[in-house]
Predicted 3D model of a 132-nucleotide RNA (SAM riboswitch aptamer (S box leader)) from a Rhodothermales bacterium.
The sequence was found by an Rfam model in a public genome assembly.
Rfam family: SAM riboswitch aptamer (S box leader). From the family's description: The SAM riboswitch is found upstream of a number of genes which code for proteins involved in methionine or cysteine biosynthesis in Gram-positive bacteria. The SAM riboswitch acts at the level of transcription termination control. The predicted structure consists of a complex stem-loop region followed by a single stem loop terminator region. An alternative and mutually exclusive form involves bases in the 3' segment of helix 1 with those in the 5' region of helix 5 to form a structure termed the anti-terminator form. This entry represents the conserved core of the complex structure involving helices 1-4.

RNA sequence: UGCUCAUCAAGAAGGGUGGAGGGUGCAGGCCCUGCGAAACCCUGGCAACCUCUGAGUCUGUCUCCCGGAUGUGACUCAGAAAGGUGCCAACUCCUGCCUCGAUACGCCGAAAGGCGCGGGGAUAGAUGAGCG
Repeated sequence: UGCUCAUCAAGAAGGGUGGAGGGUGCAGGCCCUGCGAAACCCUGGCAACCUCUGAGUCUGUCUCCCGGAUGUGACUCAGAAAGGUGCCAACUCCUGCCUCGAUACGCCGAAAGGCGCGGGGAUAGAUGAGCG
């Protein structure tokens, strides 16, 4: 740095150094921050992707009358947290593109409708696993 797959509304903070910024980039909002931002370090925690244990289903193999044995793989459920990561304000803080719904309420409009509103998707991003 690229590809594939999965997940992204839950959860979890103190100290030290540091000094003004931060919420990945852009734009618009909204927010956090000298009752101390980013970054780094220490400690603690959350979760359970990889991992480990047990049970079940399916598939394979062996034996084969029923049945039994056994390894691998996939999936489901329950549990663990030693190891590899990750994470610990706000839904990935919200919106930006497409689409469906509703038009009750607010604003604009003569109306249709638009915006605000609700759902789904795309793009982008984050994290993990596998591969290059």